[in-house]
RNA sequence: AUACUGUAGCGCUAAACCCAUCGUGAGAUGGGGGCAGAAAGCCACGGAUCUUUAAGAGAUAGCCGGGCUGCCUUG
Numbered sequence: 001a002u003a004c005u006g007u008a009g010c011g012c013u014a015a016a017c018c019c020a021u022c023g024u025g026a027g028a029u030g031g032g033g034g035c036a037g038a039a040a041g042c043c044a045c046g047g048a049u050c051u052u053u054a055a056g057a058g059a060u061a062g063c064c065g066g067g068c069u070g071c072c073u074u075g
Stems, first nucleotide, its partner, number of pairs: 004075001006072001012037002017032006035062001041068003045065003048060005
């Protein structure tokens, strides 16, 4: 350096719930909070669920799979 692995967390993210704002909505953002996470980092490509709809258009990456990238540590 690369590959595999998952045992640790200085540090990182942040479920439910509460408050504010935005959105028709699913939900999003910020603050509090902390259930958890080893990609709970990014991407709607496949499936799934959900919203709205006349067509259509959206939400969820912390539902599963896939792609890209990365930290620490063990061997």
Notes: The RNA shown here (c-di-GMP-I riboswitch aptamer) has 75 nucleotides and comes from a Pseudomonadota bacterium. The model forms 94% of the base pairs in the Rfam consensus. It was read from a public genome assembly, where an Rfam model found it. The organism belongs to Pseudomonadota, within Bacteria. Its Rfam family is "c-di-GMP-I riboswitch aptamer". Rfam's curators write: GEMM was predicted in a large-scale screen for bacterial structured RNA regulatory elements. Rfam links the family to the GO term cyclic-di-GMP binding. Its mean pLDDT, the model's own confidence on a scale to 100, is 77.